[in-house]
Context: one part of a larger RNA
RNA sequence: GUAUCCUGAAGGAACUCGGCAAAUUGCCUCCGUACCUUCGGAAGAAGGAGGCCCUGAUUCGAGGCAACUCUUAUCAGGGGGCACAGGCCAGGGGGUAGCGACUGUUUAUCAAAAACACAGGACUCUGCUAAGUCGGCUUCAAGACGACGUAUAGGGUCUGACGCCUGCCCGGUGCUGGAAGGUUAAGAGGAGGAGUGCAAGCUCCGAAUUGAAGCCCCAGUAAACGGCGGCCGUAACUAUAACGGUCCUAAGGUAGCGAAAUUCCUUGUCGGGUAAGUUCCGACCUGCACGAAUGGCGUAACGACUUCCCCACUGUCUCCAGGAUAUGCUCA
Numbered sequence: 001g002u003a004u005c006c007u008g009a010a011g012g013a014a015c016u017c018g019g020c021a022a023a024u025u026g027c028c029u030c031c032g033u034a035c036c037u038u039c040g041g042a043a044g045a046a047g048g049a050g051g052c053c054c055u056g057a058u059u060c061g062a063g064g065c066a067a068c069u070c071u072u073a074u075c076a077g078g079g080g081g082c083a084c085a086g087g088c089c090a091g092g093g094g095g096u097a098g099c100g101a102c103u104g105u106u107u108a109u110c111a112a113a114a115a116c117a118c119a120g121g122a123c124u125c126u127g128c129u130a131a132g133u134c135g136g137c138u139u140c141a142a143g144a145c146g147a148c149g150u151a152u153a154g155g156g157u158c159u160g161a162c163g164c165c166u167g168c169c170c171g172g173u174g175c176u177g178g179a180a181g182g183u184u185a186a187g188a189g190g191a192g193g194a195g196u197g198c199a200a201g202c203u204c205c206g207a208a209u210u211g212a213a214g215c216c217c218c219a220g221u222a223a224a225c226g227g228c229g230g231c232c233g234u235a236a237c238u239a240u241a242a243c244g245g246u247c248c249u250a251a252g253g254u255a256g257c258g259a260a261a262u263u264c265c266u267u268g269u270c271g272g273g274u275a276a277g278u279u280c281c282g283a284c285c286u287g288c289a290c291g292a293a294u295g296g297c298g299u300a301a302c303g304a305c306u307u308c309c310c311c312a313c314u315g316u317c318u319c320c321a322g323g324a325u326a327u328g329c330u331c332a
Base pairs, nucleotide, nucleotide: 001327002326003325004324005323006322007321008320010318011317014316019313027051028050029049030048031047036041038161052079053078054077055076056075057074058073061070062069063068080084092311093310094309095308097306098305099303100302104116105115120159121158122157123156124155125154126153132145133144134143162298163297164296165295167228168227169226172225173224174221175220176219177218178217181216182215183214187210188209192205193204194203195202196201229247230246231245232244233243256290257287268284269283270282271281272280
């Protein structure tokens, strides 16, 4: 020096991106226990007291014929030690907010999470030789799973407990349905024409007409992919605009939320907390660029998740010091 430990005056997070690390707490009995809540929880909430040994009294239970032995609980008095759950083992706690309901799953070897899954919700396909998938091959099988199941079943997609809800738009794209018309391949058709031949014929080109799906077309459909405006004026202070005008659109963002895991300007403004707060909490709304199953807003419980604050605690720090073990280094 490195690694692993121990102790520390006064202070106690001043350290630091951040209490990272360490320290505190820790067991049993009794007392006591808030907000909130889906009434189950929260909760070991929090916060207190006791715990060793001896003596006496009372007492529970078991065994024994009995003497008595063991045991439970309570009360009173006393004893010693620095320390009585005397070693080891063995929760620090509380408040606030975000996200995800939860238990679970994941990047074997830098990510455990707010990601995935989930119960629940919805749409859609499938009537059974089911849909879907595998299979074999390259034009199409046998067979198998689905399933020894039968629409309360099975496949696909989205959302993600629960509570309150889920607004408007079908113009575009997709899907479903429709069949009147238009377009349209091969095929059918064959007016007419060409080559050749003496001819019969053979070969070839070929108009009209006919001709499926698809597309055009007509409807429906957004818990399908998706989308959800601008300008100008107006009230008896000012300001603002319930109101009016106008342009455009398929329709112009409803409820709820909002400087947010989303806010550029921005450390927005106000309030709270601090002596002092770019973070945090509560509001405001001027939403650069929230918004309703690409779900919106809440939510008890839960979380090795993330943010902020407080109590306790400490060598994290002010500011370092001493010691132990192992190993290195220098000298012998």
Predicted 3D model of a 332-nucleotide part of an RNA (large-subunit ribosomal RNA, domain IV) from an uncultured Sphingomonadaceae bacterium.
Model confidence (mean pLDDT): 86 of 100.